Molecule: c-di-GMP-I riboswitch aptamer
Organism: Alphaproteobacteria bacterium
RNA sequence: ACCUCGAAAGGGCAAACCGCCGGCGACGGCGGAACGUAAAGCAACCGGCCUAGGACCACGACGUGUCGCCAGGCGGCGGGGCUACCGAC
Numbered sequence: 001a002c003c004u005c006g007a008a009a010g011g012g013c014a015a016a017c018c019g020c021c022g023g024c025g026a027c028g029g030c031g032g033a034a035c036g037u038a039a040a041g042c043a044a045c046c047g048g049c050c051u052a053g054g055a056c057c058a059c060g061a062c063g064u065g066u067c068g069c070c071a072g073g074c075g076g077c078g079g080g081g082c083u084a085c086c087g088a089c
Base pairs, nucleotide, nucleotide: 005087006086012037013036017032018031019030020029021028022027035076041082042081045079046078047077048074049073050072051071053069054067055066056065058064
């Protein structure tokens, strides 16, 4: 130096909730707030979950349920990939 690991130190990020904005929606952005987090940094390859339309079943309708086809979303659901501060055992 590198790999694994995760004590210490210096720090980082920021859940729920609230406010504003965008979106049909899942959800995202900004601000506050901290549940947590050693990758809670990046990125949808695989699985999973969620949403809209659609299809199907039941129903008089509203709507509810199933599917997850097509299109989206979730990286703080898991796996894999890339990058990264510090340096005890």